[in-house]
The RNA shown here (SAH (S-adenosyl-L-homocysteine) riboswitch aptamer) has 83 nucleotides. It matches the Rfam family "SAH (S-adenosyl-L-homocysteine) riboswitch aptamer". The family has 52 seed sequences and 1,354 matches in Rfam 15.1. The prediction has a mean pLDDT of 77. The model forms 100% of the base pairs in the Rfam consensus.

RNA sequence: CUGUUCGAGGGGCGCUGCAGUGCAUGAAAAUUCGUGCGCGAGGCUCGGACAGGAUGUCGCAAAUGCAACGGCGCCCAUUCCCC
Numbered sequence: 001c002u003g004u005u006c007g008a009g010g011g012g013c014g015c016u017g018c019a020g021u022g023c024a025u026g027a028a029a030a031u032u033c034g035u036g037c038g039c040g041a042g043g044c045u046c047g048g049a050c051a052g053g054a055u056g057u058c059g060c061a062a063a064u065g066c067a068a069c070g071g072c073g074c075c076c077a078u079u080c081c082c083c
Stems, first nucleotide, its partner, number of pairs: 001052009010076006018043001020039008042069001
């Protein structure tokens, strides 16, 4: 760094549907693209585990600190201020 998986980032209901994806279907350069219906707003970041890769002016321990974000509408919770 990549992949898989687990956890965290306070919750609930509704809407739209990009990516992705299921089914059907068409074309084709046959590993691709389009069309219709459906699912679809933690897909992001941080941390742990496993596997693989890369690097080598590095590794280990301790202390301190610990997020930033996430379409639209409504509601709850939490914090601050005013009445």